[in-house]
RNA sequence: GGGCCCGUAGCUCAGCCAGGUAGAGCACCGGGCUUUUAACCCGGGGGUCUCGGGUCCGACUCCCGACGGGCCCGCCA
Numbered sequence: 001g002g003g004c005c006c007g008u009a010g011c012u013c014a015g016c017c018a019g020g021u022a023g024a025g026c027a028c029c030g031g032g033c034u035u036u037u038a039a040c041c042c043g044g045g046g047g048u049c050u051c052g053g054g055u056c057c058g059a060c061u062c063c064c065g066a067c068g069g070g071c072c073c074g075c076c077a
Stems, first nucleotide, its partner, number of pairs: 001073007010026004020057001028044005050066005
């Protein structure tokens, strides 16, 4: 330098192909149960969907660029 994949809640990820209210599990907070803790049950909060631009009535989703991470190839020595 080239190619491919990934970036969404504190963590691990789904959703994207085929645009239409942003989700799950764990964690966290409150309550119940328990002598207490754990476990279990009920409820709740938490998001600049990496960033910028474009298309569109409408973008996490499509297109372009940038940044970050991973893998592979090439070049120099």
Annotation
A computed fold for a 77-nucleotide RNA from a Nitrososphaeria archaeon, annotated as transfer RNA. NCBI's taxonomy places the organism under Archaea, Thermoproteati, Nitrososphaerota, Nitrososphaeria. Its mean pLDDT, the model's own confidence on a scale to 100, is 80. Rfam family: tRNA. Its family is annotated with triplet codon-amino acid adaptor activity in the Gene Ontology. Rfam classes the family as a transfer RNA.